[in-house]
The prediction has a mean pLDDT of 81. The RNA shown here (transfer RNA) has 72 nucleotides and comes from an uncultured Bacilli bacterium. Its Rfam family is "tRNA".

RNA sequence: GCAGGCAUAGUAUAAUGGUUAUUACUUCUCGUUGCCAACGAGAUGAUGCCAGUUCGAUUCUGGUUGCUUGCU
Repeated sequence: GCAGGCAUAGUAUAAUGGUUAUUACUUCUCGUUGCCAACGAGAUGAUGCCAGUUCGAUUCUGGUUGCUUGCU
């Protein structure tokens, strides 16, 4: 330099165009217990960035950033 893949919460993940974006751990609150742990109930938190297509984009298209694989 060329080609491919990936980017969603603090972490790991689901969602192949459809209206509150899923689940688990973490964090916080409450309950149970004399306390802790464990268990149960609840709450908070996310689509890398910029544009385009569409009634509607995590999803499709282009660019860009980062990571990664292969080739030279």